[in-house]
RNA sequence: CGCUGCUCAGAGCAAACCCGGCGAAAGCCGGGGACGCAGAGCUUCGGGACUACCGCGGAUCAUUCCGCCACGUCAGCCGGGCCGCCAGC
Numbered sequence: 001c002g003c004u005g006c007u008c009a010g011a012g013c014a015a016a017c018c019c020g021g022c023g024a025a026a027g028c029c030g031g032g033g034a035c036g037c038a039g040a041g042c043u044u045c046g047g048g049a050c051u052a053c054c055g056c057g058g059a060u061c062a063u064u065c066c067g068c069c070a071c072g073u074c075a076g077c078c079g080g081g082c083c084g085c086c087a088g089c
Base pairs, nucleotide, nucleotide: 002089003088004087005086012037013036017032018031019030020029021028022027035076041082042081043080045079046078047077048074049073050072055068056067057066058065059064
């Protein structure tokens, strides 16, 4: 340096759920909690998924409702990129 994660060490992260906060929502943040994770570290570049405040169109007397839309979200959906621990070969 490359490949691999059978073995070793020391660490790390934290699903569901509960509490508090933010948000229109998806979801995010903090605390508790561990289903799991060898990149469950970072990054929306490609695909995919979720949501629809605003906006556009429509229905309605109207409150309101329906459809479309990412500029919002997911890195713990898959791939790519960047950086990194230990061990084996």
Notes
c-di-GMP-I riboswitch aptamer from a Gemmatimonadota bacterium, 89 nucleotides, folded computationally. Lineage of the source: Bacteria > Pseudomonadati > Gemmatimonadota. The coordinates come from a structure-prediction model, not an experiment, and the mean pLDDT is 88. Of the family's consensus pairs, 100% are formed in the model.